[in-house]
RNA sequence: GCGGCGUGACUAAGACAUGCAAGUCGAGCGAGAAAGCCCCCUUCGGGGGGUGAGUAAAGCGGCGAAAGGGAGAGUAAAAGGUAGAUAAUCUGCCCCUGUGCUCUGGAUAGCCACUGGAAACGGUGGAUAAUACGGGAUGACACCGGGAUGCCACCUGGCGACCCGGUCAAAGGCGGGGACCUCUUCGGAGGCCCGUCACACAGGGAGGAGUUUACCACGUAUCAGCUUGUUGGUGAGGUAAAAGCUCACCAAGGCGAUGACGCGUAGCCGGCCUGAGAGGGUGUACGGCCUCAUUGGGACUGAGACACUGCCCAGACUCCUACGGGAGGCUGCAGUAAUGAAUAUUCGGCAAUGCGCGAAAGCGUGACCGAGCGACGCCGCGUGGGUGAUGAAGGCCUUCGGGUUGUAAAGCCCUUUUGCGUCUCAGGAAUAAGCCAUAGUUAAUACCUGUGGUGAUGACCAGGACGCGAAUAAGUUCCGGCUAACUCCGUGCCAGCAGCCGCGGUAAUACGGAGGGAGCAAACGUUGUUCGGAAUCACUGGGCAUAAAGAGCACGUAGGCGGCGCAGUAAGUAAGAUGUGAAAUCUUUCGGCUUAACCGGAAAAGUGCAUCUUAUACUGCUGUGCUAGAGAGCAGUAGAGGUGAGUGGAACUCUAGGUGGAGCGGUGAAAUGCGUUGAUAUCUAGAGGAACACCAGAGGCGAAGGCGACUCACUGGGCUGUUUCUGACGCUGAGGUGCGAAAGCCAGGGGAGCAAACAGGAUUAGAUACCCUGGUAGUCCUGGCUAUAAACGUUGAGCACUAGAUUGGGGGGGUACCCAUGCCUUCCUGGUCGUAGCAAAUGUAUUAAGUGCUCCGCCUGGGGAGUACGGUCGCAAGGCUGAAACUCAAAGGAAUUGACGGGGGCUCACACAAGCGGUGGAGUAUGUUGUUUAAUUCGAAGCAACGCGAAGAACCUUACCAAGGCUUGACAUGCACGGAUUAGUGCUAUGAAAAUAGUACGACUCCUUAACCGGUGGAACGCGCACAGGUGCUGCAUGGCUGUCGUCAGCUCGUGUCGUGAGAUGUUGGGUUAAGUCCCGUAACGAGCGAAACCCUUGUUCUUAGUUGCCAGCGAUUCGGUCGGGAACUCUAAGGAGACUGCCGGUGGUUAAACCGGAGGAAGGCGGGGAUGACGUCAAGUCCUCAUGGCCCUUAUGUCUUGGGCGACAAACGUACUACAAUGGCCGGUACAAAGGGCAGCGAAAUCGCGAGAUGGAGCAAAUCCCAAAAAGCCGGCCCCAGUUCAGAUUGCAGGCUGCAACCCGCCUGCAUGAAGAUGGAAUCGCUAGUAAUCGCGGAUCAGCCACGCCGCGGUGAAUAUGUUCCUGAGCAUUGUACACACCGCCCGUCAAGCCACGAAAGCCGGGAGUACCCGAAGUC
Repeated sequence: GCGGCGUGACUAAGACAUGCAAGUCGAGCGAGAAAGCCCCCUUCGGGGGGUGAGUAAAGCGGCGAAAGGGAGAGUAAAAGGUAGAUAAUCUGCCCCUGUGCUCUGGAUAGCCACUGGAAACGGUGGAUAAUACGGGAUGACACCGGGAUGCCACCUGGCGACCCGGUCAAAGGCGGGGACCUCUUCGGAGGCCCGUCACACAGGGAGGAGUUUACCACGUAUCAGCUUGUUGGUGAGGUAAAAGCUCACCAAGGCGAUGACGCGUAGCCGGCCUGAGAGGGUGUACGGCCUCAUUGGGACUGAGACACUGCCCAGACUCCUACGGGAGGCUGCAGUAAUGAAUAUUCGGCAAUGCGCGAAAGCGUGACCGAGCGACGCCGCGUGGGUGAUGAAGGCCUUCGGGUUGUAAAGCCCUUUUGCGUCUCAGGAAUAAGCCAUAGUUAAUACCUGUGGUGAUGACCAGGACGCGAAUAAGUUCCGGCUAACUCCGUGCCAGCAGCCGCGGUAAUACGGAGGGAGCAAACGUUGUUCGGAAUCACUGGGCAUAAAGAGCACGUAGGCGGCGCAGUAAGUAAGAUGUGAAAUCUUUCGGCUUAACCGGAAAAGUGCAUCUUAUACUGCUGUGCUAGAGAGCAGUAGAGGUGAGUGGAACUCUAGGUGGAGCGGUGAAAUGCGUUGAUAUCUAGAGGAACACCAGAGGCGAAGGCGACUCACUGGGCUGUUUCUGACGCUGAGGUGCGAAAGCCAGGGGAGCAAACAGGAUUAGAUACCCUGGUAGUCCUGGCUAUAAACGUUGAGCACUAGAUUGGGGGGGUACCCAUGCCUUCCUGGUCGUAGCAAAUGUAUUAAGUGCUCCGCCUGGGGAGUACGGUCGCAAGGCUGAAACUCAAAGGAAUUGACGGGGGCUCACACAAGCGGUGGAGUAUGUUGUUUAAUUCGAAGCAACGCGAAGAACCUUACCAAGGCUUGACAUGCACGGAUUAGUGCUAUGAAAAUAGUACGACUCCUUAACCGGUGGAACGCGCACAGGUGCUGCAUGGCUGUCGUCAGCUCGUGUCGUGAGAUGUUGGGUUAAGUCCCGUAACGAGCGAAACCCUUGUUCUUAGUUGCCAGCGAUUCGGUCGGGAACUCUAAGGAGACUGCCGGUGGUUAAACCGGAGGAAGGCGGGGAUGACGUCAAGUCCUCAUGGCCCUUAUGUCUUGGGCGACAAACGUACUACAAUGGCCGGUACAAAGGGCAGCGAAAUCGCGAGAUGGAGCAAAUCCCAAAAAGCCGGCCCCAGUUCAGAUUGCAGGCUGCAACCCGCCUGCAUGAAGAUGGAAUCGCUAGUAAUCGCGGAUCAGCCACGCCGCGGUGAAUAUGUUCCUGAGCAUUGUACACACCGCCCGUCAAGCCACGAAAGCCGGGAGUACCCGAAGUC
């Protein structure tokens, strides 16, 4: 693209223009045109005749119009389905049977005349027919009454035969006919006969209809009571027919929790969709039934209607009108507008099938048959097949090699369904009239009827053949998982996607596009709806301890269920038979269209209902027994069981009196309060009310709520024993009834203590609280309400069964010689542990949450909400019953691992405490914030950023800013071209320089040459192309490195075991340790990464080796280990030794680990210090060390230069230095280190300078020389408590040094100046021994230096802690959790404006239903 078969207003039963959808019969009847054509006549105006034609139209009459067609408003039963009843009925046309079909009468339409009205429609008078209408006759097996009777049925009754009496009919039409009869206008007509169609009566049949019974099928109880013709009876009326169907009278009934009545919704069924089934949903098309026809009412006619295209009345609406009146009803077929998401042609034909009428021809038929429109559904077909690799081009991707689209295309060879064109032909058609033949009827060869042959009729549609040419024909959804299918680009929590989970915040297989792929295909996807999955309403087939769910408890009505026998019955139940379960559909099979869808034949099925027969185990029912259930009796027994009355002591408060004298009371601490008018305290006496210490227990009793001093009275229940009595009397229990803590309410009492509200005092940011001082209702009693609780065992009641162990309470029995008491056993009762089982787990486990049975209550995601509305109860408060809209994707249970806790336990750390010294106050230095700026480059941000990156910013560095330059570039590699342009050294001009422009000289590699002649292009240079370059962005794309928890003791694995699982165990426990260190125990056994050890350093010693180091003894000496010498010592630096709880004592619940003390030892329990940092955490830090993905810039974000900035300065913070002074400052003298550095270097002596420094240049690449003076210390002197002889900032002047250059912006020196500061608020830091504190020395970087920083070195050298309550942090096990981004978590309430939904609201409006009353049409009686 095409075809076949189906199907198409689901909304407004809202409104409809127009056409059509029910007529037919002349063989029932009377009457009867016109145009046209032909003929004649004509005064040409016309007239007559014939034909048209006994036609059209109309009328009387008959049949039909009650069917067919449409729709689903109403209807919950007067409908429907199934099975029955009708002995309570009717039935036109059709079929069968019997009998009959006679006499007669008067009208009336049409028509004619007149006449009313706009019309619709009439009125009056006259004539006329019938199968129209009326009267009479005849008449039965009909009907009615009476008599007598057989059979059947049974609730009245039905059927049949007999006798007597009474009552009721009719219509004719057409065709044919030899004889006979009558009449005749002589044409014929009638009688008569035959045939046929009608007609009448009666009986039967078929089909149809009416009535009726049982059962079945929606929601709602927030509808619980309904009913007066209501329920029944008698009588009468009425109907085709039973009946309160109607009426009179009588009775007072009838229905209802098995859901009446009311309200809402709805046509019912066969079937259809779905489902394994059971079910759930549905009732379009086809078929059956019902109901309706503009709304309501009513009857008429008729066999049939209360009538879709009939009538009457009323209403609404529309139309006509002359305003007086009339007309209309698409829920028939088309069609229109409207509504709506949405549903077709104002088609063809009666050819077929069927229906109506007719004797028939035939007529009619929007039934029907067909066609048209719609991918609306189902089914089928096609859009081509084969070959074709340089794997073309193009597209897309790419690791740049290639891959993919892809044999796909092109090309070549074929085919022709569909399409276009031409041609051809079947079937749907059977039969009718007529004709022929024949049979029946008949007097008949006629007529008629039957059969056979012949013989008209097509609205619409198929198939076949040939020709043409790959020609005319592919879309749509998806590609994160579910779920088949992946890449690039764009976008950047935007735009968007989304069925659920969820995607998107710069590398998106999830958005959009592209390429590619997957699926389906003339369709694909979306939306809606139904079933399924959903065992998620659970009959099949669920639950209720904690997830939603046991009523607060009992008694008990209906109901449900119910012990052991016997007999009967046969309702349930089971089996069989018969009838029915319409057709279509479904299933099976066979067949017809080319196949399929579709259609046809046959079978099966229809699990249902009814009737009959049989069976009797079980259930039911009836009868009769039993005692094991239940109850009663008798004998005992325990108890805070209940009610009433009385009694008691302790305590408390108050009153009176005594003593006494300043406080009491209360709290974390206080205050309010009480008290000299005498409190508290204490003694005596009295009064009052409430509650009952000890006993007392996981103990007892009760149905639950609940019950606690003692005595008495009344009273309920339980338990044990006995087995005397009754004989299933039982269990549960919807409704119902009663009881029911506390608080609360009403009335009356009472009121000591306590104590909501309230007052005051405290606390607090506040404190309508917690604490304190007071204090009223109430708490108590009597009577009456209320009816709820975490009314809980969060576990309904009853019965039975199913291992044990142990313990408490109450009884009984046995036993030990007796008692106390023990032991054994039995029944009831309260607990604990636990097997099996159950359970999601926790758990439960004879007191079940196990296994069964019976009955009741309750649940169905969270919120809204136990709320609203309604009802009901209550004095009220409020109780009981109990939704929806809307909203969320969860809410919840149990357990696990973590994390957390203003949880508890154990343990540790300069964590606190105990100490010492600081910071925070001052000045300065330095870093940071902020601000400023052309720029003040960037990063670091609690601890763990802030003297950090930076171990050196005047230029450089330098990344920033301004200005000036360059563009293959400051730097790398490759290619192409050039030519001597090159390196290097100069010069000129401009310029701040860079640079630009110009100019001079001029090397080098290789080859070659006599030759620097020539060539080459290796390096270099110039030009061009690729590319360079970037401290540009992203540390949340990364590598590497680093910080931190933390040198904390932890973090894991294998195998095994336990658990459904997450997980657990091991790793917990008892000890011990600095330590998951070690030991013991142990369903664990082992192992790894960490801890420790191994490494470095320091402390002791030995060996070796003695220069540059050393010097005991000997000698020399310039007195300096300087020299000879020595190798002892110090020291140096290589290798060893040494320390291991090894030894002793004690402790250790253990022959352990280990701890305490001691000895020895230089060192003792890890000797001190360092390096070493588990699994991991912080998207911690770094793209500006380096590396690197992606993005961005490319005459600039690259690069060069000069100058500036990084050094700014209202302010704030961090880290340091120096001080504030007498343990000090100053002056003089004097002593003792370690570790380092040094050649563009350290630089001695000596000289100059107050000094910084200069000159100088010995020595030293260094155990040799130099830096180099160590300082605090020690000795002596001065100062005398002050802004000072403290402190040194700031500033001025004069100098020195480095460097191209000290203005911004270096360091140092001298003189002068002499600020703040007198020990520092809140707060906060470090440190446990050679430590803190204090003192100086060195080094890196480095020209110099802003270094008081950092990294090292040594000197002097303390105090305190033997504790873990608290603060901080950490470890282990444990506990709670609503947290898991893990407490910096989670989460609650309120809230402007706006929006949505629901409830209430004075009232207002509309709809439905009911009741009472008034008026009342048509119509029936």

Predicted 3D model of a 1421-nucleotide RNA (small-subunit ribosomal RNA) from an uncultured organism. Its mean pLDDT, the model's own confidence on a scale to 100, is 84. RNAcentral holds the sequence, with entries from Greengenes.